A computed fold for a 346-nucleotide part of an RNA from an uncultured bacterium, annotated as small-subunit ribosomal RNA, central domain.
The prediction has a mean pLDDT of 88.
Its Rfam family is "Bacterial small subunit ribosomal RNA". Its family is annotated with structural constituent of ribosome and ribosome in the Gene Ontology.
Context: one part of a larger RNA
RNA sequence: UUGGGUGUAAAGGGCAGGUAGGUGGCUCAACAAGUGGGGAGUGAAAUCCUCCGGCUUAAUCGGAGAACAGCUUUCCAAACUAUUGAGCUUGAGUGUGGGAGAGGAGAAUGGAACUCCUGGUGUAAGGGUGAAAUCUGUAGAGAUCAGGAGGAACACCAUUGGCGAAGGCGAUUCUCUGGACCACAACUGACACUGAACUGCGAAAGCUAGGGGAGAGAACAGGAUUAGAUACCCUGGUAUUCCUAGCCGUAAACGAUGAGUACUGGGUGUUUCCUGUAACAGGGAGGCGCCGACGUUAACACAUUAAGUACUCCACCUGGGGACUACGGCCGCAAGGUUGAAACUC
Numbered sequence: 001u002u003g004g005g006u007g008u009a010a011a012g013g014g015c016a017g018g019u020a021g022g023u024g025g026c027u028c029a030a031c032a033a034g035u036g037g038g039g040a041g042u043g044a045a046a047u048c049c050u051c052c053g054g055c056u057u058a059a060u061c062g063g064a065g066a067a068c069a070g071c072u073u074u075c076c077a078a079a080c081u082a083u084u085g086a087g088c089u090u091g092a093g094u095g096u097g098g099g100a101g102a103g104g105a106g107a108a109u110g111g112a113a114c115u116c117c118u119g120g121u122g123u124a125a126g127g128g129u130g131a132a133a134u135c136u137g138u139a140g141a142g143a144u145c146a147g148g149a150g151g152a153a154c155a156c157c158a159u160u161g162g163c164g165a166a167g168g169c170g171a172u173u174c175u176c177u178g179g180a181c182c183a184c185a186a187c188u189g190a191c192a193c194u195g196a197a198c199u200g201c202g203a204a205a206g207c208u209a210g211g212g213g214a215g216a217g218a219a220c221a222g223g224a225u226u227a228g229a230u231a232c233c234c235u236g237g238u239a240u241u242c243c244u245a246g247c248c249g250u251a252a253a254c255g256a257u258g259a260g261u262a263c264u265g266g267g268u269g270u271u272u273c274c275u276g277u278a279a280c281a282g283g284g285a286g287g288c289g290c291c292g293a294c295g296u297u298a299a300c301a302c303a304u305u306a307a308g309u310a311c312u313c314c315a316c317c318u319g320g321g322g323a324c325u326a327c328g329g330c331c332g333c334a335a336g337g338u339u340g341a342a343a344c345u346c
Stems, first nucleotide, its partner, number of pairs: 003318004007300002012314001014201004021194003025088006033081002035077008049065006091191001092188003095184004103177007110154001114150008125136002162169002206247006215241002220236004258313006266291010295302002319346003328339004
């Protein structure tokens, strides 16, 4: 390589759009490139195989036959694939009418809490802990009342709930905007699936520039603890966390489960729509959960949201360490990312 695999043993790309490529619904007709059958030619000799024979045998040698990846040509067939033409509606899309939603972007507004400032009342403590101390306070703190400022996050509702391709999304209102679902079956008529490359999006942390900075808080300082304590605990506290613009491109980016289609018992809950009813009774469709038959699995478990039964396409794995490394390429301001070995060793 083949093969066998990829939830947890090595292995699903973080996610999407999509080019090439691969694959592709039903009917009719044509064609004959693939495909199937027959014929002809070629496929040197040697070699290989079978049989026969010669050296005493064997190796070896000779003869005959068979065989030889295939290639060329001709005739026939027309099911399937391809191609061409004509059509169909169930796949896909459009339309019309609905309802649901923390889907995205921008702007405005709100209340609780917190910190700070000012003023009033008021007096000796407050804070913190396992216990303390550092710390704050008679220059009047903490407590309490009134006023003001600021930044960040949105209690309850709240969920086994909803939305999104993923990352993710949660106060309220308005504006702009994406997608899905249900019903009808009016329109197009295979327009589809997947997708190397490529492009875009992509938590947190980090970087650049300019703002902002309440609380929290790497680093750092101090107090404790301890044999020590570069920690856990406490008092402070810079970067950061927030906003704008631009980079970075990684995560246990997880369902550790790629996308699509079809088929294969049920039970129960929830959510959205339709139908329907006295009734959320019953029925249909889409999602989100739980339990379980057949089947699968090494087991755990999965089980119509499959890890079952099949097909199509992509990605990836091939003993552990060395090694999410080195070198080189590409990308990045940097941090680093991506691609990714070998010696050696067990």